The part of an RNA shown here (small-subunit ribosomal RNA, central domain) has 352 nucleotides and comes from an uncultured bacterium. The coordinates come from a structure-prediction model, not an experiment, and the mean pLDDT is 91.
[in-house]
Context: one part of a larger RNA
């Protein structure tokens, strides 16, 4: 570089903001880089290709042609691309009302429950299992009733249901805030669309420094199982889990399906916010409309199938990522980034 790819075969980057690039509405006037049409100059010779000839053929010479797709200049064209100038409002994007939500981050703050402490009742067990046993229990436990502490998590609500770029978010209030959505109009007037690189965000584990520690609980001790049991079960149990700050930066980080727009039969849930019918005026409620987000079923196309199917895996277009047999191997060398554990980049030998 150019070809096919990329849900499940090998491939969508864990998300997201944006920098360069790359792409880019609708109508005008101009400009002529790019495009395009003419003419010029060049574009050596030999070779290759046509073509005629010359050695008896041929190789092999010789003469014409064409072709050298390519530069440079000139003249001219103006539809598309590009610049430039003035414009529009469909694409973005502000203001205006509005409604809904476990969006974020703070501080307060509630009750069930669990363990431990204190008393009181009360007596021989209790716990645990497939049976057991280690364990706790007459120094009075389990069991109940008062009482106080602690940290964690918040049942019903809760729903195939909500919100978030993704990671992911659930008891209440209260303040700080970020996004999306409808609905009338005003306004600005192409401000958009992706995005290499960069910078932020990231679930659990893990790590650094302070704290907290109720359950649970990797390691670790016991008890049993067993042929054995470094396990499944049980009885303890540290490190974590938890809070404040710094780090790591990985995941079946998943819809295994980047993002953004525009088109393309139906059907039925379901969140939300608008509108419209009935009825005596509102309400609740029925029923259809209109958008936006979420499921199921399915048409056409699509696909190897499976299945996708207006939330496309459909029919385009625009960017970026990525992939090229399987193992060696996400390894080693090397660069970086971390405190470390390792990240991230990322091969060859040699073999099927």
């Nucleotide at each position: 570089c150019u070809g096919g790819g990329c849900g499940u075969a090998a491939a969508g980057g864990g998300c997201g903001c944006g920098u360069a690039g790359g792409c880019g509405g609708c109508a005008c006037g101009g400009c002529a880089a790019g495009u395009c049409a003419g003419g010029a100059g060049u574009g050596a010779a030999a070779g290759c290709c046509c073509u005629g000839g010359g050695c008896u053929c041929a190789a092999c010479c010789c003469g014409g042609g064409a072709a050298c797709u390519g530069c440079u200049u000139u003249u001219g064209a103006a539809a598309c691309u590009g610049c430039c100038g003035a414009g529009c409002u469909a694409g973005a994007g502000u203001g205006c009302g509005g409604a809904a939500g476990g969006g974020g981050c703070a501080a307060c703050u509630g009750g069930a429950a669990u363990u431990c402490c204190c008393a009181g009742u009360g007596u021989a067990g209790c716990g645990g299992u497939g049976a057991a046993a280690u364990g706790c229990g007459u120094a009075g436990a389990u069991a109940u009733u008062g009482g106080g502490a602690a940290g964690a998590a918040c049942a019903c609500c809760u729903g195939a249901g909500g919100c978030g770029a993704a990671g992911g978010c659930g008891g209440g209030u209260u303040g700080c805030u970020g996004g999306g959505c409808c609905g009338a109009c005003a306004c600005u007037g192409a401000c958009g669309c992706u995005g290499a690189g960069g910078c932020g965000c990231g679930a659990a584990a893990g790590c650094c420094a302070g704290g907290g520690g109720a359950g649970c609980g990797a390691a670790c001790g016991g008890g049993a199982u067993u042929a054995g049991a470094u396990a499944c079960c049980c009885c303890g149990g540290u490190a974590g889990u938890c809070c404040u700050g710094g780090c790591c930066c990985u995941a079946a980080a998943c819809g295994a399906u980047g993002g953004a727009u525009a088109c393309u039969u139906g059907g039925u849930g379901u969140g939300u916010g608008g509108g419209g019918u009935u009825u005596u005026c509102u309400c609740a409620g029925u029923c259809c409309c209109c958008g936006c987000g979420u499921g199921c079923c399915g048409g056409a196309g699509c696909u190897a199938a499976c299945g996708c199917g207006g939330u496309a895996a459909g029919u385009a277009u625009c960017c970026c990522g990525c992939c090229u047999g399987g193992g060696g191997a996400g390894u080693a060398c090397g660069g970086u980034c971390g405190c470390a554990a390792g990240g991230c980049u990322g091969a060859a030998a040699c073999u099927c």